[in-house]
RNA sequence: CACGACAAAGGCAAACCAACCGCAAGGUUGGGACGCAAAACCAAGGGCCCUUUUGGGCAGCCUAGUUACCGAAA
Numbered sequence: 001c002a003c004g005a006c007a008a009a010g011g012c013a014a015a016c017c018a019a020c021c022g023c024a025a026g027g028u029u030g031g032g033a034c035g036c037a038a039a040a041c042c043a044a045g046g047g048c049c050c051u052u053u054u055g056g057g058c059a060g061c062c063u064a065g066u067u068a069c070c071g072a073a074a
Base pairs, nucleotide, nucleotide: 003071004070011036012035016031017030018029019028020027021026034060040066041065044063045062046061047058048057049056050055
């Protein structure tokens, strides 16, 4: 560089529920765990979703870019 153990430490948190924000998609916080080795950041390309279109959303759909914990085997 890459790879990802029935390893260890630590981490994130789908559905659902509550409160709040938003026309909506959806978001935030708390509860909760289906899962995740980038399920960390990023809306640039593709894709999907919403709309009251000078638009908005989804990173837990794929790609590109940026950064990162641990360390067996090959």

c-di-GMP-I-GGC riboswitch aptamer from an uncultured bacterium, 74 nucleotides, folded computationally. The sequence was found by an Rfam model in a public genome assembly. The coordinates come from a structure-prediction model, not an experiment, and the mean pLDDT is 87.